[in-house]
This is a predicted structure of a 125-nucleotide RNA (FMN riboswitch aptamer (RFN element)). The sequence was found by an Rfam model in a public genome assembly.
RNA sequence: GAAUAUCUUUGGGGAUUGGUGAAAUUCCAUACCGGUGGUACAGCCCACGAACGCGGAUAAAUGUUCGCGCCGAGCGAGUGAAAUUCUUGCGCCGACGGUCAAAGUCCGGAUGAGAGAAGAUAAAA
Numbered sequence: 001g002a003a004u005a006u007c008u009u010u011g012g013g014g015a016u017u018g019g020u021g022a023a024a025u026u027c028c029a030u031a032c033c034g035g036u037g038g039u040a041c042a043g044c045c046c047a048c049g050a051a052c053g054c055g056g057a058u059a060a061a062u063g064u065u066c067g068c069g070c071c072g073a074g075c076g077a078g079u080g081a082a083a084u085u086c087u088u089g090c091g092c093c094g095a096c097g098g099u100c101a102a103a104g105u106c107c108g109g110a111u112g113a114g115a116g117a118a119g120a121u122a123a124a125a
Stems, first nucleotide, its partner, number of pairs: 004122007017029003031105002033094002035048004043092002052069007074090005096108003
């Protein structure tokens, strides 16, 4: 130094301005946002997490835990050794429940969970 174990901390952003209406930050126009690892710097390439569904184990029960399923969206041109990642042009996507009216942006589960990130200790030469 690496690996490993334990612990601590940390770990998601966004509705502007107008229109219609009895009612909409939900519709229409416009605006705005982009978790984690990999890779030439990525919301839309590969993989992971969250959410949602099913099943097993456990528990008196809310639950906890494990496994499986599901899991959105990008092309053209340019530069370069290398880029669906940069530059430029045009485009596209976004869980569940709630709501005087349909939500990526409001409220809620959530002061939650978590991919992971950083650090400490074992730990000395």
Model confidence (mean pLDDT): 79 of 100.